[in-house]
Context: one part of a larger RNA
């Protein structure tokens, strides 16, 4: 080397279960609340079921009775109108008349105000009353019945109570919401618009790249138009008060100043400043362009009408330019020569303008929405994390160069700063490239076996090595490398020994070989947080370790070729 049998379990990323961890799904459910709409229940009013009376209060009508002072006029003249008579007990009284006043009075009408009083009606509010209605108060009867039904006393009464409409409370209950982007998710921070850099000399270009700003400001003593005219700022040197610096005079320098706002581009023919006169910060349109997936954005010559400034030529449809913003749909203004098969108005549309969202998650899922879940579930992701691995190697560990300095002197006996270079892949990272239709994780036992940057034992070289004793380098990997406390623990740390108690790979070697004490389900408790549901790399007691049957590789024994 082939076969065969007993065996062992390292490996077939074994087997088993479409990974519970973690993410995502405009998934599901359980649960919570001061999310949210609803709702059971309770309560508040109004109508109905619902009747009669007294008082009393307020409105209305209606009838009688009052009320009503300026002055001057005998006088407390409420307005108007007809009016020469009226009334009488036969005496006479008021009026006219005068008279005074703005306005005249007897008598008839009619109406204003004021404050009583009747009647009628309506509302309220106290209280009485009985006949609705109530009555798990008694008694009779149906009856041999603690139901129930009838019918008499009693109590209660227009109230309870029920109906409908209607305000409130309302996780008891129910149906929902609870956003994306993210070098995994969560905290955190962003989310629209402009400025510039990246950006690679057309445009355009991303990233949780680097710096900044916006949600507006100015209207008749403008920061708009026009017409006209002006030049900042900084230096020097001179000049009263007067100084670095006010304000005057002279050069020189040239755009640095100044533009409402941020930053870039620009602007002296000024786009900077100042000063007259305005309101074009118009109305109807618009040939062509830019820009662009659409939407939407942006320029704009010329036409018509009206206007403003300028002698005119001209110039003006807001700002030196780029930010300063929100579709649709809704109702609501304000205008219209629009709309219906009788016509008018009316009502509702239509058509044009203009307003009303930090709908800021700024292309706006609704007019209206937070949690929690270890009790949890499903569908998916190695499109995304946590364990191995891999690839970097910032950390980390080893080693080398320089050599300041330390070492009494003296840089290398020993140590060596400030710096630099390499190697290693054992920490702690960083990417997320295999594995989520599943590669079981720390530790601690068995068994190991490799590496050498040597803990011991063996050779050697320096020494600041007299000797022993070190203390450093070389060279070496054959053995060997202890036992106990504590702790889950690796680690330590502490006790005793030893030649010495070495450092690290092997999926932080080894759970189809063992364990399960820790981590990391489901019970529970404490402290925290939180309103709660619950939550904590806080702690704390308990918590199923499958293949009793290994196909093939590998390995160990026996036996046969």
């Nucleotide at each position: 080397c082939c076969c065969a049998c007993a065996g062992c379990c390292g490996g077939a990323c074994g087997a088993a279960a479409a990974g519970a961890c973690c993410c995502c799904g405009u998934g599901a459910a359980g649960c919570u609340u001061u999310a949210c709409u609803a709702u059971a229940g309770c309560u508040u009013g109004a109508u109905a079921u619902u009747g009669u009376g007294u008082u009393u209060u307020g409105g209305c009508a209606u009838g009688c009775u009052c009320u009503g002072u300026u002055c001057a006029g005998u006088a407390u003249a409420g307005g108007u109108g007809g009016g020469a008579g009226c009334c009488u007990u036969c005496g006479g009284g008021c009026g006219c008349c005068a008279g005074u006043g703005a306005g005249a009075u007897a008598c008839c009408a009619c109406c204003c105000u004021u404050a009583g009083u009747a009647u009628g009606u309506u509302a309220g509010a106290a209280u009485g009353c009985u006949a609705a209605c109530c009555u798990a108060g008694c008694c009779c009867c149906g009856u041999u019945a603690u139901c129930c039904g009838g019918g008499g006393c009693g109590g209660g009464g227009a109230c309870a109570g029920u109906a409908u409409c209607u305000g409130g409370c309302g996780g008891g209950u129910a149906g929902u919401u609870u956003g994306u982007c993210u070098g995994g998710g969560g905290c955190g921070g962003a989310u629209g618009c402009c400025u510039c850099c990246c950006a690679a000399a057309a445009g355009g270009u991303a990233a949780c790249g680097g710096a900044g700003g916006c949600g507006u400001u100015u209207a008749c003593a403008a920061a708009g138009g026009u017409u006209g005219g002006c030049u900042a700022u900084c230096c020097c040197g001179g000049g009263a008060u007067g100084g670095a610096a006010a304000u005057c005079c002279g050069g020189g320098a040239g755009a640095u100043a100044g533009u409402g706002u941020a930053a870039a581009g620009g602007c002296a023919u000024a786009a900077g400043c100042c000063a007259g006169c305005u309101u074009u910060a118009c109305u109807g349109c618009g040939a062509g362009a830019c820009u662009u997936a659409c939407u939407a954005g942006u320029c704009g010559a010329g036409c018509a009408g009206u206007c403003g400034c300028g002698a005119a030529a001209g110039c003006g449809g807001a700002a030196c330019u780029u930010a300063g913003u929100g579709a649709u749909c809704c109702g609501a203004c304000c205008g219209u020569c629009c709309a219906a098969u009788a016509u008018a108005g009316g009502a509702u549309g239509g058509c044009g303008g203009a307003a009303g969202c930090u709908c800021a998650u700024c292309g706006g899922a609704u007019a209206a929405a937070a949690g929690u879940u270890a009790c949890u579930c499903c569908g998916g992701g190695g499109a995304u994390a946590a364990c191995a691995g891999g690839c970097u190697a910032g950390u980390c560990c080893u080693u080398u160069c320089c050599a300041a300095g330390a070492g009494u002197u003296c840089a290398c006996a020993u140590c060596g700063a400030c710096g630099a270079a390499a190697g290693g892949g054992u920490u702690c990272g960083g990417c997320a490239c295999c594995u989520c239709g599943a590669u079981g994780u720390c530790g601690g036992c068995u068994c190991g076996u490799c590496g050498c940057a040597u803990c011991c034992u063996g050779g050697g070289g320096g020494u600041g090595g007299a000797g022993a004793a070190g203390c450093u380098c070389c060279c070496a990997a054959g053995g060997g490398u202890u036992u106990g406390g504590c702790u889950g623990u690796u680690c330590g740390c502490c006790a005793a020994u030893u030649a010495a108690a070495g450092c690290g790979g092997c999926a932080c070697g080894c759970g189809a070989g063992c364990u399960g004490g820790g981590u990391u389900c489901a019970g529970a408790c404490c402290g925290u947080c939180g309103u709660a549901a619950g939550a904590c790399a806080g702690g704390u007691c308990g918590g199923u370790c499958u293949c009793c049957u290994a196909u093939c590789c590998g390995c160990u024994g026996u036996g046969g070729g």